[in-house]
RNA sequence: GCGGGUGUGGUGUAGUGGUAGCACACGACCCUUCCAAGGUCUUAGCACGGGUUCAAGUCCCGUCACCCGCU
Numbered sequence: 001g002c003g004g005g006u007g008u009g010g011u012g013u014a015g016u017g018g019u020a021g022c023a024c025a026c027g028a029c030c031c032u033u034c035c036a037a038g039g040u041c042u043u044a045g046c047a048c049g050g051g052u053u054c055a056a057g058u059c060c061c062g063u064c065a066c067c068c069g070c071u
Base pairs, nucleotide, nucleotide: 001070002069003068004067005066006065007064010024011023012022013021018054027041028040029039030038047063048062049061050060051059
């Protein structure tokens, strides 16, 4: 330099263009003499910039980061 893949809460992971889900973790409360376990509720997310579309996490282009391969 070229090609390919991945990027979604703090972490892991799902998501056929039509309300962004689940689990763990954090926080509050309940339960318990206390702790653990358990229960209820809550907080928090689509790497970045454009484009297409009535509507984009999803499709297209570019950038960035990481991984793999080639040279």
The RNA shown here (transfer RNA) has 71 nucleotides and comes from an Anaerolineae bacterium. Taxonomically the source falls in Anaerolineae (Bacteria, Bacillati, Chloroflexota). The RNAcentral record of the sequence draws on ENA. Rfam family: tRNA. About the family: Transfer RNA (tRNA) molecules are approximately 80 nucleotides in length. Rfam classes the family as a transfer RNA.